This is a predicted structure of a 140-nucleotide RNA (SAM riboswitch aptamer (S box leader)) from Thermobispora bispora. The organism belongs to Thermobispora, within Bacteria. RNAcentral records the identical sequence in 2 taxa. The prediction has a mean pLDDT of 76. The sequence is in RNAcentral, with records from Rfam and Ribocentre. Of the family's consensus pairs, 97% are formed in the model.
[in-house]
RNA sequence: CGCUCAUCAAGAGGGGUGGAGGGACCGGCCCUGUGAAGCCCCGGCAACCCUCCCGGUGACUGUGCUCGUAUCCGCGAGGCCGGCCGGGACAGGUGCCAAUUCCGGCUCCCGGCCAAGGUGGUCGGGAGUGAAGAUGAGGG
Numbered sequence: 001c002g003c004u005c006a007u008c009a010a011g012a013g014g015g016g017u018g019g020a021g022g023g024a025c026c027g028g029c030c031c032u033g034u035g036a037a038g039c040c041c042c043g044g045c046a047a048c049c050c051u052c053c054c055g056g057u058g059a060c061u062g063u064g065c066u067c068g069u070a071u072c073c074g075c076g077a078g079g080c081c082g083g084c085c086g087g088g089a090c091a092g093g094u095g096c097c098a099a100u101u102c103c104g105g106c107u108c109c110c111g112g113c114c115a116a117g118g119u120g121g122u123c124g125g126g127a128g129u130g131a132a133g134a135u136g137a138g139g140g
Base pairs, nucleotide, nucleotide: 001140003138004137005136006135007134008133013042014041015040016039017038021031022030023029025105026104027103028102043097044096045095048093049092051089052088053087054086055085056084060083061082062081064080065078066077067076068075069074101132106128107127108126109125110124111123112122113121114120
């Protein structure tokens, strides 16, 4: 840098330094000299990965294990092991600590208004989950 999968309505901030920006992008709307970003220290949240524990699972799964059967391929049984599912512990690897990813951006549906003989524009609401982004895990 791009690829795949999962998640994104919950949660969690003080101090120092710094000195004007920040909320990815665009539009909006916000935050900010009552001090932005960045950096440092301390604290916290959460539970993606690692480790461990408990429970479940064979109509989810395995060249696993055990037993049975069979000449063989195989077939059957058993949650026994692993995966998988649910719950929990720790905090080692990360992440995060204004606002739902702050809201919208694509598609569809409903309604209002405007314009007009051409399916338009705009505003509001709903659904999808499309795009984009973020984080983790994996692999390139």